[in-house]
Context: one part of a larger RNA
RNA sequence: UAUGGUCUGAUGGGAAGAACCCUCUAGUACGAGAGGAACGAGGGAUCGAGGCCUCUGGUCUAUCGGUUGUCUGACAAGGCAGGCCGAGCAGCUACGCCUUAGGGGAUAAGUGCUGAAAGCAUCUAAGCACGAAGCCCUCCUAGAAAAGAGACCAAGGACACGGGAAGAAGACCCGUUUGAUGGAACUGGCGUGUAAGCAUCAAGCCUUCGGGCGAGGUGUUCAGCGCGCAGUCCCCAACAG
Numbered sequence: 001u002a003u004g005g006u007c008u009g010a011u012g013g014g015a016a017g018a019a020c021c022c023u024c025u026a027g028u029a030c031g032a033g034a035g036g037a038a039c040g041a042g043g044g045a046u047c048g049a050g051g052c053c054u055c056u057g058g059u060c061u062a063u064c065g066g067u068u069g070u071c072u073g074a075c076a077a078g079g080c081a082g083g084c085c086g087a088g089c090a091g092c093u094a095c096g097c098c099u100u101a102g103g104g105g106a107u108a109a110g111u112g113c114u115g116a117a118a119g120c121a122u123c124u125a126a127g128c129a130c131g132a133a134g135c136c137c138u139c140c141u142a143g144a145a146a147a148g149a150g151a152c153c154a155a156g157g158a159c160a161c162g163g164g165a166a167g168a169a170g171a172c173c174c175g176u177u178u179g180a181u182g183g184a185a186c187u188g189g190c191g192u193g194u195a196a197g198c199a200u201c202a203a204g205c206c207u208u209c210g211g212g213c214g215a216g217g218u219g220u221u222c223a224g225c226g227c228g229c230a231g232u233c234c235c236c237a238a239c240a241g
Stems, first nucleotide, its partner, number of pairs: 004153004011142004017047002020044005030035001048100005056094004063087005068081005089228001102138004110130004159241001161175004181237003185232004189227004197220005204213003
């Protein structure tokens, strides 16, 4: 001093795959028989690698319920001890799910064609063709500071504000009234498991015989409570810059 967007791709990184079993080929080729393949095609399991959370299983100090001790005078409702226990969506996960072919090029050892030097022969000297789980591409990823420092495109970008299945800070992504970005509310869904109050039943206990107390059950009640989910809705805040 420069660092925008879209690319190119010099040069890097990757192991992204590995061996195995079964079936067909086939009781075929081969072989007197005994026995007994392969090329190729299909399926499977194991390990490794990458991704994901529909299912299954974990976890779930969001949440709901039961219960212990203690405190808030009692009820109700709560605080503290992750108190203990039973469930548990999202998220994160593996024990769960998905993917993990093949092909091309140049070669190694090797196999050849043509072919002289050397009238023959010879894969080699000139020339030509094949040939590996190996090499280079094809795949994933980094990559214009690649000093030979690239090409193309054009006008915006940053801060601020509301935010995010993005995140240590930066960064990244979305929204900003021409708006569903966050909150509230409502609806759906999900999780717990039937709230309080009232009514009624109740083993029994007490009683001045009038009645009182009473764990718990039932009804109201698929309740009550909660929601990191989705939708609806401009009520609040995305103003002013």
Description
This is a predicted structure of a 241-nucleotide part of an RNA (large-subunit ribosomal RNA, domain VI) from a Candidatus Woesearchaeota archaeon. Rfam family: Archaeal large subunit ribosomal RNA. The literature on the family includes a 2001 paper in Science by Yusupov et al., "Crystal structure of the ribosome at 5.5 A resolution". The coordinates come from a structure-prediction model, not an experiment, and the mean pLDDT is 82.